Notes
Predicted 3D model of a 541-nucleotide part of an RNA (large-subunit ribosomal RNA, domain I) from Eubacterium ventriosum ATCC 27560. Its mean pLDDT, the model's own confidence on a scale to 100, is 83.

Context: one part of a larger RNA
RNA sequence: AGCGCAGGGUGGAUGCCUUGGCACUAAGAGCCGAAGAAAGACGUGAUAAGCUGCGAAAAGCUGCGGGGAGGAGCAAAUGUCCAUUGAUCCGCAGAUGUCUGAAUGGGGAAACCCGUCUGGAAGAACUCCAGUCACUGCAUGUUGAAUACAUAGGCAUGCAGGGGGAACCCGGUGAACUGAAACAUCUAAGUAGCCGGAGGAAAAGAAAGAAAAAUCGAUUUCCAAAGUAGCGGCGAGCGAAAUGGAAGGAGCCCAAACCGGGAUGCGUGCAUUCCGGGGUUAUGGACCGCAAGAAGUGACCCGUAAGAUAGAAGAAUGGCAUUGGGAAAGCCAGCCACAGAGGGUGAAAGCCCCGUAUUCGAAAUCAGAAGGAGCGAGCGGAAUCCGAAGUACUACGAGACACGUGGAACCUUGUAGGAAAUCGGGGGGACCACCCCCCAAGGCUAAAUACUCCUUAGUGACCGAUAGCGCAUAGUACUGUGAAGGAACGGUGAAAAGAACCCCGGGAGGGGAGUGAAAGAGAACCUGAAACCCUGUGUUU
Repeated sequence: AGCGCAGGGUGGAUGCCUUGGCACUAAGAGCCGAAGAAAGACGUGAUAAGCUGCGAAAAGCUGCGGGGAGGAGCAAAUGUCCAUUGAUCCGCAGAUGUCUGAAUGGGGAAACCCGUCUGGAAGAACUCCAGUCACUGCAUGUUGAAUACAUAGGCAUGCAGGGGGAACCCGGUGAACUGAAACAUCUAAGUAGCCGGAGGAAAAGAAAGAAAAAUCGAUUUCCAAAGUAGCGGCGAGCGAAAUGGAAGGAGCCCAAACCGGGAUGCGUGCAUUCCGGGGUUAUGGACCGCAAGAAGUGACCCGUAAGAUAGAAGAAUGGCAUUGGGAAAGCCAGCCACAGAGGGUGAAAGCCCCGUAUUCGAAAUCAGAAGGAGCGAGCGGAAUCCGAAGUACUACGAGACACGUGGAACCUUGUAGGAAAUCGGGGGGACCACCCCCCAAGGCUAAAUACUCCUUAGUGACCGAUAGCGCAUAGUACUGUGAAGGAACGGUGAAAAGAACCCCGGGAGGGGAGUGAAAGAGAACCUGAAACCCUGUGUUU
C1' cells in the first nucleotide's frame, strides 16, 4: 500500500412529520381617492435590534354590545403595573392620525427647504400653534381692454376632475417571429405591445330586423345546425347565418306639430331663444268630439321577515394487581348518539379538552324579499299640420362584414356632389318588376354572460422541504449605474427537566456527576444511507 472483517468520524440521502403552498367548490365582496388613496419614510415599548400593531392622544383613546379571570403582541427574563367598581380579548361605531406620495401655497436630489393671509399664545417684532392659499372643466354672479355698444380677459362662489387597482370590459393605435416545408397576396392577428376610458360587471339592446308564400318579434350567453354554406397564390389556411333547443326575460324617454308664459333683436308684429304642458308611432301623433285613471312597475323613498358583522347552550366512562417513562393500547364492565366531521392531550380517546349534530342570540352598522308613494292606457273623425339634412344616396379611395374586388349586396366613412318629405323613405346579397318586411339620420335600459387582488366555509386517486408559490415566508440577503435579476436555511424532548457541582484545558472541547424512557435525544440536537477519512485486526506484497 491492496483486499477483507470489526469499530468510529464526516456527510445529510431515506423514512416519518407539517406551521406553507397548489387546484377547485359554494356563498360573499367587487372598487379606494382632495373628508387626501394605494404605497412608503420616520417615530412609538420600563429595558426594544427585527416583525406585528399604532401615530406626538403613537403595541394605543372614547362610546355601545359580547365575554367572565386572568392580563401588559411574536417573546423569554427582571422590574413596575392593570383586573369581579369586570381588565386583557372579540364585534360595531367614533376620536387622534407626524412627513412623503395624485400631493395640490412655492420649490425640491420623495419622506426635506422656504412662504402668503386670518386667528391665538400677556404678543409690536422674533418664535410657536390652528386654519388658508395648486391646476383644469362646468355653472352662476361680478368686473371689464384695444374699441362706441360689445367681446376677449380678470375676479368671486359652488360642483366635479386629477391618482391607484389582480384579472375581466369598451375604444384608439398596432407589430414581428412563425405557417405557407423558400416567398411577396395570405397567415400569425386585429394577437402581443403602447395609449385612453368605465364598472362591479362592461359592451349590446327594443327592428329603416330576420325571413319566405308560413311567419317570428329587443339584446346577451350556451348546445346543435357545422368544420356545413362559403372565402382562399381555391395554397397554407380562414370559416358563418337562418333555424331548433336552453338560460334569462322588461321595456321606456325625447325632438317636432299644437297650447301657455318669459327674455332678446329689429322696430309695433314678426323673428330668435328659454321654460312648462302635449306627444313618441308605421294599425302614429297634433287637431275636433266622447270617455277614464286599468294591467304593470328595472330606477326613487320608507324599511318588516329572513341574513351578515361578536357570541351562547350543547349528550355520554369507569376499573385493573396487564405492558409501558407515559394509556387514548390490552382486559373487564358500561353509556351517549339529529353529535362515530376534525384537532389536541406523555402511543392508537364517540363518552378527558376544544369542538361536532341541533337549538338560540345583536345596543350598533351593512344589506334587504313583502308592502306603500310615484309613474302609467282608450274610442271615433278625417280637412290641415308634424314625424331628427350636408342626412339618405351617388362617384372615387379605404375599412369592416366568415366573404382576399369578386356578379359583392348590407354596415362605417376620407374627398367631391347631393334628395324626398306620407301620393314619402329603407331593406329582402349586382340590377329591374311584382310581392313581402320595416321606419334611419336623438337617447336610456335589469337579468341570463366574463373575471377573482380580496373575505368566509369547505373539498382533493394535489405537494410534503432539490417537492409544493420565487418565499414553511423573502421580493429578504446578495448582484447590477439602472431597468431589473434574485437565493438558501424546517424537526432536542411529553415537559427545559437545556446538564448544579468536581476534574483536564488559555479556550474550544472532553471525562465524571446529575436530568430524562432514551444524551449513541446535549442544543453543530428525530432517523442518520453513500461518496470521503481514520483506528484495530486478518491476509498478500
Its Rfam family is "Bacterial large subunit ribosomal RNA".